[in-house]
The prediction has a mean pLDDT of 83. A computed fold for a 131-nucleotide RNA, annotated as FMN riboswitch aptamer (RFN element). Rfam family: FMN riboswitch aptamer (RFN element). Rfam describes the family as follows. The RFN element is a highly conserved domain that is found frequently in the 5'-untranslated regions of prokaryotic mRNAs that encode for flavin mononucleotide (FMN) biosynthesis and transport proteins. The sequence was found by an Rfam model in a public genome assembly.
RNA sequence: AGAUAUCUUCAAGGCGGGGUGGAAAUCCCUACCGGCGGUAUAGUCCGCAACCCGCGUCCUUUUUUGCAGGCGCGGCUGACCCGGUGCGAUUCCGGGACCGACGGUUAUAGUCCGGACGGGAGAAGAUGUAC
Numbered sequence: 001a002g003a004u005a006u007c008u009u010c011a012a013g014g015c016g017g018g019g020u021g022g023a024a025a026u027c028c029c030u031a032c033c034g035g036c037g038g039u040a041u042a043g044u045c046c047g048c049a050a051c052c053c054g055c056g057u058c059c060u061u062u063u064u065u066g067c068a069g070g071c072g073c074g075g076c077u078g079a080c081c082c083g084g085u086g087c088g089a090u091u092c093c094g095g096g097a098c099c100g101a102c103g104g105u106u107a108u109a110g111u112c113c114g115g116a117c118g119g120g121a122g123a124a125g126a127u128g129u130a131c
Base pairs, nucleotide, nucleotide: 002131003129004128005127006126007125008124009123010122016030017029018028019027031111032110033100034099035048036047037046038045043098044097052075053074054073055072056071057070058069080096081095082094083093084092102114103113104112
């Protein structure tokens, strides 16, 4: 240094200004934000996580069915071009675009409230084991 087991900690940002209206942080103009791994530095490439859906299983029950919960598997899931530099960039530089789960709401939400003091891709570290 690599492999493996257990444990600990960490792990998402953003509506400011103007307009209309009885009412909008939700509409219109403008503004603002960008999880994790890979790769020439990425919201838009490749892969993953979260949300949502389905199936199986465990738990529960005298039995059956169902709810909630744990675990596993599967599904669903948005958006980029042009020019420049370079061996190499949809990643850098210049320019112009585009995208954003579900439920709620006096009025339609990437930015407000909620599930969530949750979950988590993963990151860092501690200890043990064998080589």